[in-house]
RNA sequence: CCAGACGGCCGGAUGGCCGCGCGUCUUCUUCGGAAGGUGUGAGGAAAGUCCGGGCUCCACGGAAACACGGUGCCGGUUAACGGCCGGCGGGGGCGACCCCAGGGAAAGUGCCACAGAAAGCAAACCGCCCGUCUUCGCACGGGUAAGGGUGAAAGGGUGCGGUAAGAGCGCACCGCGUUCCCGGCGACGGGGACGGCACGGUAAACCCCACCGGGAGCAAGACCGAGUAGGGGCGGCCGGCGAUUUCGGAUCGCACGCGGGUUUCCGCGCCGCCGCCCGGGUAGGUCGCGCGAGGCGUCCGGCAACGGGCGUCCCAGAUGAAUGGCCAUCACCCGUCUUCGGACGGGGACAGAACCCGGCUUACACGCCGUCUGGCACC
Numbered sequence: 001c002c003a004g005a006c007g008g009c010c011g012g013a014u015g016g017c018c019g020c021g022c023g024u025c026u027u028c029u030u031c032g033g034a035a036g037g038u039g040u041g042a043g044g045a046a047a048g049u050c051c052g053g054g055c056u057c058c059a060c061g062g063a064a065a066c067a068c069g070g071u072g073c074c075g076g077u078u079a080a081c082g083g084c085c086g087g088c089g090g091g092g093g094c095g096a097c098c099c100c101a102g103g104g105a106a107a108g109u110g111c112c113a114c115a116g117a118a119a120g121c122a123a124a125c126c127g128c129c130c131g132u133c134u135u136c137g138c139a140c141g142g143g144u145a146a147g148g149g150u151g152a153a154a155g156g157g158u159g160c161g162g163u164a165a166g167a168g169c170g171c172a173c174c175g176c177g178u179u180c181c182c183g184g185c186g187a188c189g190g191g192g193a194c195g196g197c198a199c200g201g202u203a204a205a206c207c208c209c210a211c212c213g214g215g216a217g218c219a220a221g222a223c224c225g226a227g228u229a230g231g232g233g234c235g236g237c238c239g240g241c242g243a244u245u246u247c248g249g250a251u252c253g254c255a256c257g258c259g260g261g262u263u264u265c266c267g268c269g270c271c272g273c274c275g276c277c278c279g280g281g282u283a284g285g286u287c288g289c290g291c292g293a294g295g296c297g298u299c300c301g302g303c304a305a306c307g308g309g310c311g312u313c314c315c316a317g318a319u320g321a322a323u324g325g326c327c328a329u330c331a332c333c334c335g336u337c338u339u340c341g342g343a344c345g346g347g348g349a350c351a352g353a354a355c356c357c358g359g360c361u362u363a364c365a366c367g368c369c370g371u372c373u374g375g376c377a378c379c
Base pairs, nucleotide, nucleotide: 001375002374003373004372005371006370007369008368009367012330013329014328015327016326017325018324020041021040022039023038024037025036026035027034028033043350047361048360050359051358052357053356054355055217056216057215058214068213069212070211071210072209073087074086075085076084077083088102089100090099091098092097103208104207108206109205110202111201112200125148126147127144128143129142130141131140132139133137156174157173158172159171160170161169175197176195177194178193179192180191181190182189183188221287222286223285224284227282231278232277233276234275235274236273237272240254241253242252243251244250256269257268258267259266260265294313295312296311297310298309299308300307301306332347333346334345335344336343337342
């Protein structure tokens, strides 16, 4: 210098003017608020709402089982997690390093398309070998599974021996199974002996095993609470007409209206006004709601995630929802010009709190830093 791997940082600065939310102080007030001063006011993801927790209400005597959902190598970390850290195993890369939904297929069931002779139980298309012949063949009978062919996958692999040709048929090594020893907390690793090889794959197919999980969510939930309408109580007035009355709009008759299709008949209505009081709900308001698994610095323990001690700081709280706009100077990047001092023009993303916290994932302009790997050149 080129190519790459991993980890981290930043997310413009200062000032002026105008405006907005919240806290606080002062003054004024028609008690609703207003004016002025002062302090403070978005993020690294505030996002997606994927996972875990706090908090709140509801349900539930405890425990277990069943169903359903989730998680799934080992150890640690944590309030908890499907997160994180450190390892193990497998795979990829020359390497730094990266990726893995990584329990069980000798509990059972299902599935394995196409191709192929044959797809789970053994099967023989071509080939190879042996034999037979009135026929010498694209024949027949038998042996074989090394070679070819099909497939994602064909009943261990490589080599030597062996054989008619072959074959774990025999042997060595590798793999596999059983068992023993050693190391490690463990996943697992190393070694010995025995077995000639049985047990294909698939569980983000059912399933089995182990562990975890009650439901809903700040529009949770708690408090105050109008006006209007409606409910209840008390008092007064009062009836379409007549009567009774125990004085209660209580009873009877008639009339009227509505409904049962119509008549008879039946049911309902004609039950209203004024005043006071009571309780529920709504609008609205207050709380929940900002001191917290809190931030920063430093020391200690730990490889690390993380934990502990000390010091220091107080850091948004809106609810149709504030956190904005303009200007100037500087810094950064790009382009043009240049007398190399600079001048002029342009640009700045993703996004935006709404109960809070720990993670994950996704988006992101201009940039910056550290460690490491491979290569080239020079000293």